[in-house]
RNA sequence: CGGGGUGUAGCUCAGCUUGGUAGAGCGCCGCCUUCGGGAGGCGGAGGUCGUAGGUUCAAAUCCUGUCACCCCGACCA
Numbered sequence: 001c002g003g004g005g006u007g008u009a010g011c012u013c014a015g016c017u018u019g020g021u022a023g024a025g026c027g028c029c030g031c032c033u034u035c036g037g038g039a040g041g042c043g044g045a046g047g048u049c050g051u052a053g054g055u056u057c058a059a060a061u062c063c064u065g066u067c068a069c070c071c072c073g074a075c076c077a
Base pairs, nucleotide, nucleotide: 001073002072003071004070005069006068007067010026011025012024013023020057028044029043030042031041032040050066051065052064053063054062
């Protein structure tokens, strides 16, 4: 320098193909239960979908640039 992959809640990930209300598990908070804790039950908070633009009535999803990490290749002495 070239090609490819990944990036979504605190963590692990789904959703992208086929654009249409952003989700699951674990974790966290409150309540019930208990002498207390754990387990269990009920409820809740938490996201500008890496980032900047474009297309569209509408973008996590399509297009372009860019950043971080990983893999492969090339080049150099």
Molecule: transfer RNA
Organism: Thiohalospira halophila DSM 15071